[in-house]
Molecule: transfer RNA
Organism: Candidatus Gottesmanbacteria bacterium
RNA sequence: GCCCCCAUCGUCUAGCGGUUUAGGACGACGCCUUCUCAAGGCGUAGAUCUCCGGUUCGAAUCCGGAUGGGGGUA
Numbered sequence: 001g002c003c004c005c006c007a008u009c010g011u012c013u014a015g016c017g018g019u020u021u022a023g024g025a026c027g028a029c030g031c032c033u034u035c036u037c038a039a040g041g042c043g044u045a046g047a048u049c050u051c052c053g054g055u056u057c058g059a060a061u062c063c064g065g066a067u068g069g070g071g072g073u074a
Base pairs, nucleotide, nucleotide: 001073002072003071004070005069006068007067010026011025012024013023018057028044029043030042031041032040050066051065052064053063054062
């Protein structure tokens, strides 16, 4: 250089065009319980889905490009 894959709350992850207000687990915070702590129960906040453009009535989802990460190849 060329080819392939990936990018979603702090972390891990579901999602495969519309019933979702982007869901779950861990973590954080609050309350209950306890003499206290842990465990347990209940609740709250937290992602406009890496960025730019396009297609569509409608895009996290499809297409193109950029950026970053990973892999292959002389």